[in-house]
RNA sequence: GGGCGUAUAACUCAGUGGUAGAGUGCUACGUUCACAUCGUAGAAGUCUCUGGUCCGAAUCCAGAUACGCCCA
Numbered sequence: 001g002g003g004c005g006u007a008u009a010a011c012u013c014a015g016u017g018g019u020a021g022a023g024u025g026c027u028a029c030g031u032u033c034a035c036a037u038c039g040u041a042g043a044a045g046u047c048u049c050u051g052g053u054c055c056g057a058a059u060c061c062a063g064a065u066a067c068g069c070c071c072a
Base pairs, nucleotide, nucleotide: 001071002070003069004068005067006066007065010024011023012022013021018055026042027041028040029039030038048064049063050062051061052060
């Protein structure tokens, strides 16, 4: 220098145009003498950034950034 992939909750990841989700973790309550386990409820998101397409974008298009892989 060229090509490809990844970026979504604190963490690991789903989600292929129509209300953003799960598990783990966290908080509260219950259970216990207490802790753990278990049960119930809850909080937590600028879907990396900018622009475009569309009635409508995490999703499609262009560019940028970060990380990874391959080629030279």

Description
The RNA shown here (transfer RNA) has 72 nucleotides and comes from a Patescibacteria group bacterium. Its Rfam family is "tRNA". Its mean pLDDT, the model's own confidence on a scale to 100, is 83.